A computed fold for a 324-nucleotide part of an RNA from a hydrothermal vent metagenome, annotated as large-subunit ribosomal RNA, domain IV.
Context: one part of a larger RNA
RNA sequence: UCCAAGUAAAGGAACUAGGCAAAUUAGCCCCGUAACUUCGGGAGAAGGGGUGCCACUUAAGGAAAAGGACUUCGCGUCCUGCUUUUUGAGUGGUCGCAGUGACCAGGCCCAAACGACUGUUUACUAAAAACACAGGUCUCUGCUAAGUCGUAAGACGAAAUAUAGGGACUGACACCUGCCCGGUGCUGGAAGGUUAAAUGGAAAGGUUAGCUUCGGCGAAGCUUUGAAAUGAAGCCCCAGUAAACGGCGGCCGUAACUAUAACGGUCCUAAGGUAGCGAAAUUCCUUGUCGGGUAAGUUCCGACCUGCACGAAUGUGGAGCUCA
Numbered sequence: 001u002c003c004a005a006g007u008a009a010a011g012g013a014a015c016u017a018g019g020c021a022a023a024u025u026a027g028c029c030c031c032g033u034a035a036c037u038u039c040g041g042g043a044g045a046a047g048g049g050g051u052g053c054c055a056c057u058u059a060a061g062g063a064a065a066a067g068g069a070c071u072u073c074g075c076g077u078c079c080u081g082c083u084u085u086u087u088g089a090g091u092g093g094u095c096g097c098a099g100u101g102a103c104c105a106g107g108c109c110c111a112a113a114c115g116a117c118u119g120u121u122u123a124c125u126a127a128a129a130a131c132a133c134a135g136g137u138c139u140c141u142g143c144u145a146a147g148u149c150g151u152a153a154g155a156c157g158a159a160a161u162a163u164a165g166g167g168a169c170u171g172a173c174a175c176c177u178g179c180c181c182g183g184u185g186c187u188g189g190a191a192g193g194u195u196a197a198a199u200g201g202a203a204a205g206g207u208u209a210g211c212u213u214c215g216g217c218g219a220a221g222c223u224u225u226g227a228a229a230u231g232a233a234g235c236c237c238c239a240g241u242a243a244a245c246g247g248c249g250g251c252c253g254u255a256a257c258u259a260u261a262a263c264g265g266u267c268c269u270a271a272g273g274u275a276g277c278g279a280a281a282u283u284c285c286u287u288g289u290c291g292g293g294u295a296a297g298u299u300c301c302g303a304c305c306u307g308c309a310c311g312a313a314u315g316u317g318g319a320g321c322u323c324a
């Protein structure tokens, strides 16, 4: 000097990102126990008191010698019960600083955020606010189901049958879940437009029997191309649909102090953010402003609303519980 422990005067978080670590508390019995609450909880809330040893008394039990009575003579039954023992209570006494005397063995409270809860997870840096969850909604699927695996046979789904099965989102409960279908998607529609293979075979080229004014013309066949016309779904088109993907505005003026604008005008949009919440796990400006707590508070709690850039199953609000 380092590591692992022990003890500590007075102070008691001044340490530190943070009471990290350590300490406090602790068993059992009794008393007592708030806000809030889904009436179950909260709760071991909090906060108090007792606790050793000795003697005696007492209550309720357990074991039981000797003796007596009866006797079917049995290792039997009954009565009494020395002695001993367990637990509880009471009275008196006694020792120490200290009696669950060591070991073992909850620290507690207040307020807020998040996730309802028990549970699950990064085997080897993360246990959480992430995942799951019961509950909710939408959607597909009529059974040889949809969906999934496999080239196939076949299998799962299911020896099930819409109170069933698959997929997606949300996540107990309570109160609710507003407006927009213009875009994208999905579902339905079929009049018109566009449109493949295919059908079709107008027309054209090559070849040559023949004809010829020798320049050419040229049937049939064979062959190479091939127009019009017919022609499905899809797309265009027409509707529906947001607990589908998603979206949810500017500018100007106006009230008898001022300020503000219930009110009016105008432009744009598919529609212009409703309830609720709000400097928030979201607020840049920002240590916003006010109040609380402190001697002093960029954090914290309660409000305000000027929400850079909250907002309704990408859910909104919030009790309890758990964790910090």
Base pairs, nucleotide, nucleotide: 027051028050029049030048031047036041038172052094053093054092055091056090057089058088059087060086061085062084063083067079068078069077070076095099115321119131120130135170136169137168138167139166140165141164147156148155149154176315178248179247180246183245184244185241186240187239188238189237192236193235194234198230199229203225204224205223206222207221210217211216249267250266251265252264253263276310277307288304289303290302291301292300

Description: Its mean pLDDT, the model's own confidence on a scale to 100, is 82. Rfam family: Bacterial large subunit ribosomal RNA.